RNA sequence: CUUAUCACGAGCGGCGGAGGAAUCAGGUCCUGUGAAGCCGCGGCAACCGCACCUGCGGGUGUAUGGUGCCAAGUCCUGCGGCGUCAGCCGGAAGAUGAG
Numbered sequence: 001c002u003u004a005u006c007a008c009g010a011g012c013g014g015c016g017g018a019g020g021a022a023u024c025a026g027g028u029c030c031u032g033u034g035a036a037g038c039c040g041c042g043g044c045a046a047c048c049g050c051a052c053c054u055g056c057g058g059g060u061g062u063a064u065g066g067u068g069c070c071a072a073g074u075c076c077u078g079c080g081g082c083g084u085c086a087g088c089c090g091g092a093a094g095a096u097g098a099g
Base pairs, nucleotide, nucleotide: 001099002098003097004096005095006094011041012040013039014038015037019030020029021028024078025077026076027075042070043069044068047066048065049062050061051060052059053058074093079090080089081088082087
């Protein structure tokens, strides 16, 4: 850079010791009943992988392997459109996979 997905799902322990929820701003929330980070174990999911099927677009299954993930919709808003002013849709940015 291209492309797919982002409403669901899944936490305990040890070390650590004050922040964290990507960045900026605002909001809201989590946190000494222990944040971030690191490690161990466990789990979720099914992108890659693997098996089978196929009308070749894809579908079904699987979880020993490579990633990823395990508060809140990607926590919400920011830009645009619609609106019954509740909200909805899209975009941007970001995250993850594959190339």